[in-house]
RNA sequence: UCUACAUCCAGAGCGACUGAGAGAUCUGGCUCAAUGAAGUCGCAGCAACCCGGAACCUCGGGUGCUAAUGCCAGAAACGAUGUGGA
Numbered sequence: 001u002c003u004a005c006a007u008c009c010a011g012a013g014c015g016a017c018u019g020a021g022a023g024a025u026c027u028g029g030c031u032c033a034a035u036g037a038a039g040u041c042g043c044a045g046c047a048a049c050c051c052g053g054a055a056c057c058u059c060g061g062g063u064g065c066u067a068a069u070g071c072c073a074g075a076a077a078c079g080a081u082g083u084g085g086a
Stems, first nucleotide, its partner, number of pairs: 001086008013043005021032003025075005044066003048063006070078001
């Protein structure tokens, strides 16, 4: 990178550095943003999948995630995450 399966209406924040956008892409909206956006780092938290234990129900690890239904609608069969395969 491609592919198969599963999930995507729940849940979870504070600092620091930075300095203007962000919400995957496009269009139309609508929200958030100098009372600091996005990004990076630290700690903390949430708990979806997988692994190893435990054995009434939890522990450890690997990823992941921490505004709003993937924010809403349409388009693409599009995007994100996990596991397996190539």
The RNA shown here (SAM riboswitch aptamer (S box leader)) has 86 nucleotides and comes from an Actinomycetota bacterium. Its Rfam family is "SAM riboswitch aptamer (S box leader)". Gene Ontology term of the family: regulation of gene expression. The coordinates come from a structure-prediction model, not an experiment, and the mean pLDDT is 85. The source organism's lineage runs through Bacteria, Bacillati and Actinomycetota.